About this RNA: This is a predicted complex of two RNAs, RNase P RNA and transfer RNA, with 438 nucleotides together. The coordinates come from a structure-prediction model, not an experiment, and the mean pLDDT is 80.
RNA sequence: GGAGUUGGCCAGGCAAUCGCUCUGUACAUAAGUGCAGGGAGGAAAGUCCGGGCUCCACAGGACAGAGUGCCAGGUAACACCUGGGGGGCGCGAGCCUACGGAAAGUGCCACAGAAAAUAUACCGCCAGCUUCGGCUGGUAAGGGUGAAAUGGUGCGGUAAGAGCGCACCGCGUGUCUGGCAACAGGCAUGGCAGGGUAAACCCCACUCGGAGCAAGACCAAAUAGGGGGACAUGAUGUGCGGUCCGCACUGUUCCCGGGUAGGUUGCUUGAGGUGUGCGGUGACGCACAUCCCAGAUGAAUGAUUGUCACGAGCCAGUUCGCUGGUUCGAUACAGAACCCGGCUUACCGGCCGACUCCCACU
RNA sequence: GCCGGAGUAGCUCAGUCGGUAGAGCAACUGAUUCGUAAUCAGUAGGUCGGAGGUUCGAUUCCUCUCUCCGGCACCA
Numbered sequence: 001g002g003a004g005u006u007g008g009c010c011a012g013g014c015a016a017u018c019g020c021u022c023u024g025u026a027c028a029u030a031a032g033u034g035c036a037g038g039g040a041g042g043a044a045a046g047u048c049c050g051g052g053c054u055c056c057a058c059a060g061g062a063c064a065g066a067g068u069g070c071c072a073g074g075u076a077a078c079a080c081c082u083g084g085g086g087g088g089c090g091c092g093a094g095c096c097u098a099c100g101g102a103a104a105g106u107g108c109c110a111c112a113g114a115a116a117a118u119a120u121a122c123c124g125c126c127a128g129c130u131u132c133g134g135c136u137g138g139u140a141a142g143g144g145u146g147a148a149a150u151g152g153u154g155c156g157g158u159a160a161g162a163g164c165g166c167a168c169c170g171c172g173u174g175u176c177u178g179g180c181a182a183c184a185g186g187c188a189u190g191g192c193a194g195g196g197u198a199a200a201c202c203c204c205a206c207u208c209g210g211a212g213c214a215a216g217a218c219c220a221a222a223u224a225g226g227g228g229g230a231c232a233u234g235a236u237g238u239g240c241g242g243u244c245c246g247c248a249c250u251g252u253u254c255c256c257g258g259g260u261a262g263g264u265u266g267c268u269u270g271a272g273g274u275g276u277g278c279g280g281u282g283a284c285g286c287a288c289a290u291c292c293c294a295g296a297u298g299a300a301u302g303a304u305u306g307u308c309a310c311g312a313g314c315c316a317g318u319u320c321g322c323u324g325g326u327u328c329g330a331u332a333c334a335g336a337a338c339c340c341g342g343c344u345u346a347c348c349g350g351c352c353g354a355c356u357c358c359c360a361c362u
Numbered sequence: 363g364c365c366g367g368a369g370u371a372g373c374u375c376a377g378u379c380g381g382u383a384g385a386g387c388a389a390c391u392g393a394u395u396c397g398u399a400a401u402c403a404g405u406a407g408g409u410c411g412g413a414g415g416u417u418c419g420a421u422u423c424c425u426c427u428c429u430c431c432g433g434c435a436c437c438a
Stems, first nucleotide, its partner, number of pairs: 001358010012308007020039008041333001045344002048342005053212004060245004065208005070084005085099001086097004100203002105201002107197003122143002124139006151169006170192001171190008216265004226256006237249003258437003272291008310329008363434007372387004381418001389405005411427005
């Protein structure tokens, strides 16, 4: 100098003018006005997971159903995160990984092919017979089909062959060592259990009750406190997906019709932010100090101008590093709605740190 | 805001233990008719909304994403 990998942060700044919303305070009967302070995000999004909170039995039992799936740890919890193991890719930094079980059972594997798993032989090879067309038997080395073909390579062996025998590799079983474990390594042993598919049913292990702030609580206003059907009349009903049990309640539910579409609360102090120290490889935890940081509801958080940053062109100067002037362009994705922890998706660009490979020079 | 559902031919819809995607109407061509309609015979038309994964193979199974549709308040 070039090419890459990875972690984190920011995502326009300042000023003036005009507005919006909330809180406090002063004035005001009130409407409001003045002053002071706060006012979107890394994803506020998708609503895909996990919790808090609320109501229904503070959530019960069984089945069904759903989800997760190497091991250990973190956490309120998770499908998330951290560390490790196995496998794959890359020269490497590093990246990816739905990664339990197919020797419990069932299903499926189109076409092609002899045969897709009960088993079996098209061409070939070898032996015997032969009317020389072929037939019978052996074989699974070789060819051929297919996404996939009954362990692989080599040597021996044989009529030709074959785990038939041997060596190495793979696999299974037993055992030892290291490790919390996943797993790795060693030794012995078995000639091989007999294809793939579990994001097919299923088996194994673990987890899960339902609904959601339009939950729930309170106040106010208004009306025809109405009509019809169904199921019940202590169960054949209801208590938010299904069935049974159990517990609670005393009617429940559907259709037609009527009224109000107002306010308060839930509502923002929280598994909270920042800093320091300690423990831990790390995710994270503990202690102390300090801060209060949006609460709208036809839904605020904005608009205009100037200037500085960014890029490109032109002109001038130049110590060739740049400097000054001017013109044009770009400034993304996107907008809280009960609150958190994650994941995923979208995104103009910019900054900082760590590391790898190649080339050149010293 | 919360909770559900659907995307397949021009239109309306089928399509299940995953194996080359169909029906009706419409369109086009031919026959029939003096001509048209109806009728009969035939033809064409599909990234199965998009992307990725599992599998030998995906409309179908899984994940992400886009578009469209529906429901929900309180009182008596």